[in-house]
A computed fold for a 108-nucleotide RNA from Halanaerobium praevalens, annotated as SAM riboswitch aptamer (S box leader).

RNA sequence: AGAUCAUCAAGAGCGGUGGAGGGACUGGCCCUAUGAUACCCGGCAACCUACUUUUAAUUAGUAAGGUGCUAAUUCCAGCAUUUCCAAAAGAGAAAUGAUAGAUGAGAG
Numbered sequence: 001a002g003a004u005c006a007u008c009a010a011g012a013g014c015g016g017u018g019g020a021g022g023g024a025c026u027g028g029c030c031c032u033a034u035g036a037u038a039c040c041c042g043g044c045a046a047c048c049u050a051c052u053u054u055u056a057a058u059u060a061g062u063a064a065g066g067u068g069c070u071a072a073u074u075c076c077a078g079c080a081u082u083u084c085c086a087a088a089a090g091a092g093a094a095a096u097g098a099u100a101g102a103u104g105a106g107a108g
Base pairs, nucleotide, nucleotide: 004105005104006103007102008101013041015040016039017038021031022030023029025078026077027076028075042070043069044068046067047066048065049063050062051061052060074100079097080096081095082094083093084092
């Protein structure tokens, strides 16, 4: 790097450094000199871990050790199916499932 499995509607600063973009991509729509990305500190608790709990259970809770996260549902949509409206169509709305993305875990 690639593959597999699981999860992604909750949670988290009126701090410091610094100085221009950022929210993966495309189209929208947003954040941003009343300081963005990033780093430090703080915080949260998704997965692993530790401890406890549950008749049992990967049920529930505590901790914050390892990763992670810390604007907006993964910000919305991006492909397909079904339903509704319409009914000649077309567009729109909703639901479901994929694709893509992010994170974790074990294996090879």
The model forms 97% of the base pairs in the Rfam consensus. Its mean pLDDT, the model's own confidence on a scale to 100, is 81. The organism belongs to Halanaerobium, within Bacteria. The RNAcentral record of the sequence draws on Rfam and Ribocentre.